Predicted 3D model of a 366-nucleotide RNA (Bacterial RNase P class A) from a Thermoflexales bacterium. The sequence was found by an Rfam model in a public genome assembly. Its mean pLDDT, the model's own confidence on a scale to 100, is 78. Its Rfam family is "Bacterial RNase P class A". Its family is annotated with ribonuclease P activity, dimeric ribonuclease P complex and tRNA processing in the Gene Ontology. The source organism's lineage runs through Bacteria, Bacillati, Chloroflexota, Thermoflexia and Thermoflexales.

[in-house]
Order: sequence, then structure tokens, then C1' cells
RNA sequence: CGAGCCUGCCGGGCGGUCGCGUCUCGCGAAGCGAGAUGAGGAAAGUCCGGACUCCGCAGGGCGCGGUGCUGGCUAACGGCCAGGCGGCGUGAGCCGACGGAAAGUGCAACAGAAAGACACCACCCGAUAACCGAUGAGGGAUCGGGUAAGGGUGAAAUGGUGCGGUAAGAGCGCACCAGCGCCGCAGUGAUGCGGCGGCUCGGCAAACCCCACCGGGAGCAAUGCCAAAACGCGCAUACGAGGCGGCCCGCUGAUGCGCAGGUAGGCAGCUAGAGCCUGGCAGUAAUGCGCAGGCCCAGAGAGAUGAUCGCCUCGGGCCGGCUUGCCGGCCUACGACAGAAUCCGGCUUAUAGGCGAACUCGAACG
Repeated sequence: CGAGCCUGCCGGGCGGUCGCGUCUCGCGAAGCGAGAUGAGGAAAGUCCGGACUCCGCAGGGCGCGGUGCUGGCUAACGGCCAGGCGGCGUGAGCCGACGGAAAGUGCAACAGAAAGACACCACCCGAUAACCGAUGAGGGAUCGGGUAAGGGUGAAAUGGUGCGGUAAGAGCGCACCAGCGCCGCAGUGAUGCGGCGGCUCGGCAAACCCCACCGGGAGCAAUGCCAAAACGCGCAUACGAGGCGGCCCGCUGAUGCGCAGGUAGGCAGCUAGAGCCUGGCAGUAAUGCGCAGGCCCAGAGAGAUGAUCGCCUCGGGCCGGCUUGCCGGCCUACGACAGAAUCCGGCUUAUAGGCGAACUCGAACG
């Protein structure tokens, strides 16, 4: 320099004008004025996990759903970190539902005799007779049996290769390899290394199933408080309800009061928190710490957070110059994805452009 891999970030800045929401203060108050404040890294998908609230729940069992290598982190998780194993890549690195198939049931298209215990072709042995042949050697037929070594089918055929062995064969024996089991060592463990053993028990569990662990249901339109009109119930009432006049009293003349439920509406929940920033300590890390300092950072109601102008800067585009990768000039926010609705931790998805760190491969030079 080129190509890559991985991780942490930024997501224009400053100012003016007009406008919107919320809060506070003031006033001459159905408003007006001033000040403060007002989206994101994903606010998104609503896919996991929790906080919180209500309902349910003696204990145990059946069932259902989820997760699934090991260790750790966490409030919790299907998340994260570290490690193991397998696969891919020259490599940095990436990907993996990665427990169990000798508990049982089931499945395997097409092909094939057979997809569980298989004889289609084939090889071998024996028996039979009225087969061929020359009455021989040999061959054929039928029946019975042995053989998974060879052919053939298939994604897959009962460990692989070689030597021995055998009637032909066969882990039947042996060597190496693969697998399984036992022992020893290392490791918390997954697992690795070494030794020994009998020889081998096919595949599929994101099929049922078995094993281990986890899980009660619904969700802020949760839930609680206040509570209009109308309805309902009770009581009083022309022997006068209620109203008016300060009262006695008078005038007027049909409603008045209470209760319950909780609709409209209002209030709480509502945002100071598993909070944020900087640093320290422990830990490889995720992460943790009644460790230090600083900070308060939208709250809401179907929902405000917008528009425009100026300057600057990054990117981008155009022109010119040459020293061919630099310099000078001009234009320009045109410039991604996107919009809080109880809150928080994750995952996933979208994202113009830019910055930083570690690492790998290739080439050249020192």
C1' cells in the first nucleotide's frame, strides 16, 4: 500500500426569527407574558426475560409448554463472557437445538431381494436320479444347507484396509485406523493424553418418547381513589316538597332528601431509576463493589418535539494547475434509518456518511 477480519463509537455544530407541548413564576387571568425544558441508537418488530399490579394457589401427582456441550455472569433470560468438541476458512476469524438411538413405539421418497435382521445375481458343501458328455474328466437340473467375501440398488446395506485362515466365508485370528467400555494422569467440568480389553452394538429425537432444568393466568386499556346526568331503592310530601322575603309570619305550589352501584369525567399509578457520566478496585472476560466525585436527563391527554435564515465544518459534486496525489477556487445540508406512550435488561431488523483500537493475509522496501 492492497485485501480482509473484529470491536468500540459519532449520527452535524453555533446563532437568529416564527410556531408547538410540559413545568415554574408573574399579571389586569376562558387568557397573556417571562424563564426553563422537550426523542433514539435503534424510540421499530413486540420475539424472549424481569420489575410493578390484579386474579388464582394447603401438599402431592398427571398433563402441557419451553430450554438442552461445560463453567461462570445476571433481578431474570432462549441473553452475555470464557472454555471444550465438530464443520468451514491459508489466516485473523466465522457457524453449530451440540443430552439420550443396547427403554420402548415409529419413519426412511425413488431404486433395490432386503431399510432390520436381507440371499436377486454370485460362491461353497451335501443328497437325488430314468439329464448332457465317451460308462472318464467335467457340466447342468432339483432338493437341503452354509456364506454378507464379490456383483448390483441406494443418501445409507450391519466397522475400514491388508495379511492369514476356510469347503466357501466370516473380527474367525493378527497389524494399523475408527468406534465402545474400563483404568491411570491433567482439568471444577465439557474434554484431552496414555494404557488395556472384548471384537462392533446401522441412521433419524426442530418424530413420539426418555432424562435434566425452568414455567400459575392476565396485562398500565393493569390497578386504586373521587365522582355528574340518567336509571334503581328507601324516606318525606296538597294535613304542603322546595323556593323567595333576615325572623314570627307571609307569598308561591310539586317535588325534595338520603343510599347503593361507578358510566361520562377527574386524580393517582407516571417516571430518581437493576439511573447517567468520569475515575478507582476485584475479575482473562461477561460482570460486580453501602468505592470516590459529579449530574437530573420528555413525561401525556390518541399523543408537542416543527419550519426557515445566516455562518462554520465533514462528506459529496464541478472547474483549474501541475510535482499524479497534492494544491487552489466554486456549489451545497441536497446528507441514512427512523418518532417516546408504565419502566428496565436483551435479541432481531433498518441505517447516508464518518472516527478510533486490536488482529490476519499478500507485495515491496528498510